[in-house]
RNA sequence: GGUGAGGUAGCUCAGUUGGUUAGAGCAUCGGAUUCAUAACCCGAAGGUCAGGAGUUCAAAUCUCCUUCUCACUACCA
Numbered sequence: 001g002g003u004g005a006g007g008u009a010g011c012u013c014a015g016u017u018g019g020u021u022a023g024a025g026c027a028u029c030g031g032a033u034u035c036a037u038a039a040c041c042c043g044a045a046g047g048u049c050a051g052g053a054g055u056u057c058a059a060a061u062c063u064c065c066u067u068c069u070c071a072c073u074a075c076c077a
Base pairs, nucleotide, nucleotide: 001073002072003071004070005069006068007067010026011025012024013023019057028044029043030042031041050066051065052064053063054062
């Protein structure tokens, strides 16, 4: 340099014809329970869906550009 996969909540991830409110588990906070703690139970908070542009009535989802991570590969040393 080329090809492919990926970037969604603090962490690990889901989200298949584009369709209106974007989700799960763990973690955090509050409550309940307990003599107390943990576990279990209830609830809450937490998101520019990597950034920008385009298409569309409507984009996490489609197209283009940029950027970052990983894998494979080529060249030089």
Model confidence (mean pLDDT): 82 of 100. A computed fold for a 77-nucleotide RNA from a Bacteroidota bacterium, annotated as transfer RNA. It matches the Rfam family "tRNA". By type it is a transfer RNA. Taxonomically the source falls in Bacteroidota (Bacteria, Pseudomonadati). The sequence was found in a public genome assembly.